[in-house]
The part of an RNA shown here (small-subunit ribosomal RNA, 5' domain) has 532 nucleotides and comes from an uncultured bacterium. The coordinates come from a structure-prediction model, not an experiment, and the mean pLDDT is 86.
Context: one part of a larger RNA
RNA sequence: AUUGAACGCUGGCGGCAGGCUUAACACAUGCAAGUCGAACGGUAACAGGAAGAAAGCUUGCUUUCUUUGCUGACGAGUGGCGGACGGGUGAGUAAUGCUUGGGAAUCUGUUUCAUGGAGGGGGAUAACUACGGGAAACUGUAGCUAAUACCGCGUAAUAUCGAGAGAUUAAAUGUGUGGGACCGUAAGGCCACAUGCCAUGAAGUGAGCCCAAGUGGGAUUAGAUAGUUGGUGAGGUAAUGGCUCACCAAGUCGGCGAUCUCUAGCUGGUCUGAGAGGAUGACCAGCCACACUGGGACUGAGACACGGCCCAGACUCCUACGGGAGGCAGCAGUGGGGAAUAUUGCACAAUGGGCGCAAGCCUGAUGCAGCCAUGCCGCGUGAAUGAAGAAGGCCUUCGGGUUGUAAAGUUCUUUCGGUGGUGAGGAAGGUUGGCGUGUUAAUAGCACGUUGAUUUGACGUUAGCCACAGAAGAAGCACCGGCUAACUCCGUGCCAGCAGCCGCGGUAAUACGGAGGGUGCGAGCGUUAAUC
Numbered sequence: 001a002u003u004g005a006a007c008g009c010u011g012g013c014g015g016c017a018g019g020c021u022u023a024a025c026a027c028a029u030g031c032a033a034g035u036c037g038a039a040c041g042g043u044a045a046c047a048g049g050a051a052g053a054a055a056g057c058u059u060g061c062u063u064u065c066u067u068u069g070c071u072g073a074c075g076a077g078u079g080g081c082g083g084a085c086g087g088g089u090g091a092g093u094a095a096u097g098c099u100u101g102g103g104a105a106u107c108u109g110u111u112u113c114a115u116g117g118a119g120g121g122g123g124a125u126a127a128c129u130a131c132g133g134g135a136a137a138c139u140g141u142a143g144c145u146a147a148u149a150c151c152g153c154g155u156a157a158u159a160u161c162g163a164g165a166g167a168u169u170a171a172a173u174g175u176g177u178g179g180g181a182c183c184g185u186a187a188g189g190c191c192a193c194a195u196g197c198c199a200u201g202a203a204g205u206g207a208g209c210c211c212a213a214g215u216g217g218g219a220u221u222a223g224a225u226a227g228u229u230g231g232u233g234a235g236g237u238a239a240u241g242g243c244u245c246a247c248c249a250a251g252u253c254g255g256c257g258a259u260c261u262c263u264a265g266c267u268g269g270u271c272u273g274a275g276a277g278g279a280u281g282a283c284c285a286g287c288c289a290c291a292c293u294g295g296g297a298c299u300g301a302g303a304c305a306c307g308g309c310c311c312a313g314a315c316u317c318c319u320a321c322g323g324g325a326g327g328c329a330g331c332a333g334u335g336g337g338g339a340a341u342a343u344u345g346c347a348c349a350a351u352g353g354g355c356g357c358a359a360g361c362c363u364g365a366u367g368c369a370g371c372c373a374u375g376c377c378g379c380g381u382g383a384a385u386g387a388a389g390a391a392g393g394c395c396u397u398c399g400g401g402u403u404g405u406a407a408a409g410u411u412c413u414u415u416c417g418g419u420g421g422u423g424a425g426g427a428a429g430g431u432u433g434g435c436g437u438g439u440u441a442a443u444a445g446c447a448c449g450u451u452g453a454u455u456u457g458a459c460g461u462u463a464g465c466c467a468c469a470g471a472a473g474a475a476g477c478a479c480c481g482g483c484u485a486a487c488u489c490c491g492u493g494c495c496a497g498c499a500g501c502c503g504c505g506g507u508a509a510u511a512c513g514g515a516g517g518g519u520g521c522g523a524g525c526g527u528u529a530a531u532c
Base pairs, nucleotide, nucleotide: 001531002530003529005528006527007526008525009524012379013378014377015376016375017374018372019371020337025335026334027333029332030331031330034081035080036079039078040077042074043073046072047071048070049068050067051066052065053064054063055062056061057060088290089289090288097215098214099213100212101211102210103209106207107206111203112202113201114200115199116198117197119153121151122150128143129142130141131140132139133138159168160167161166174195175194176193177192178191179190182189183188216262217261218260223253224252225251228250229249230248231247232246233245234244235243265287266286267285268284269280270279271278272277292313293312294311295310296309315326316325317324318323343369345368346367347366351365352363353362354361355360382412383411384410385409392403393402394401395400416473418468419467420466421465422464426459429455430454431453432452433451434450435449436448437447438446439445476521477520478519479518480517481502482501483500487516488515489514490513491512497504498503
């Protein structure tokens, strides 16, 4: 000088930051990943409409009941996209990691640009209905139905394989909005626009792989290694490769430290220091690893997947004993451990993310608030005047000295706090009119621009500003022998005690305890621990 600190005494306000370093110990409860009806069959709830019936009477309304997915919407279900991001933790890992610099044998959903296509068919299944099984979790059989769900057929290149000839491989023309002519009983066909589907190429982004150098301690660890090192062939992968296998050869690493063992996430950085260096890796950012413990794959563009699946194990819970359920190292919170670390808060208003054409919905990410002097910074606890140098305290050589302009008194001010008003900015957008441009057969629709109206704030009793009252509500802590700024009295009597080092204390102790006085820092001050 510093700290994610703790402890003791004390404590007025604000701003900005930070807050389980220990048990990767166990977890009650709530929330943390959904969304789309513009993919689909539909209609459990809510609201509206239509039709019918009944009642009342103000005879055209009100109430009640029934029917109807007709409309707004929408529980459950099929389907799509997202649950691989975001958030947490540092157990493992001394190199399958990280940092820096290179490389070739790869993949890439959504996004952008470009080219071409999207023909014709089929069979199911959930929901639902019926009948069951089970305590529950859940589940069986039979029957019905839809799709952007699923499956053939056709088409096929700048794709793949191949030296070539040739061979192989796709899709949903679905959904929405609007409409002039024509067709159609109607639905609609048809046309336009938007969006979606398939294949290919390029880009972008993300990811996988390889190499080199650097990245802790121990030699009281000196030899280690059989898929081991290399080759040929095959398999496997998106891709190279002993990655795996068969065969062949006997290599490969090591004193420039292999192997073994202990410790440890790495980095940008942070602390210190004139620097070189040393120490460190909280917060923030990048990478990695993990998700009760161990193993495994499935789906998918992407996982061997924190809030998915299967198996085994430990633990906890339910049970009708047959069988089931669970995983806070997400945000809060609880127990435990510990010197020690916060609220079971508010809001999606902003930023960002997922889904959706959008409106919007979801979002413990995030934005805010609460608690804590944990840190840094700022402000205040009054200002001027005031000698009878008051009283009181302390000391005294008894003359006085000191506390001390300190107080009182007089004259002022009102920061912060309190009370009452006023009041930005964080708001961009969204919705709905007018006008213009583009698209188009179109004045419709859609997209964009412009101009009006309206509307969106958790924080929030916001920041700031104004007014009011009144010095009013706001100072402590450590030290005073030397190092080291600051001295006297009383008590004690090698006792009680102090102490970082030297050392104090055995009857006048500036070193113990108290008092007066002083010194230092100040909403803090000391102590302990740790680093330079």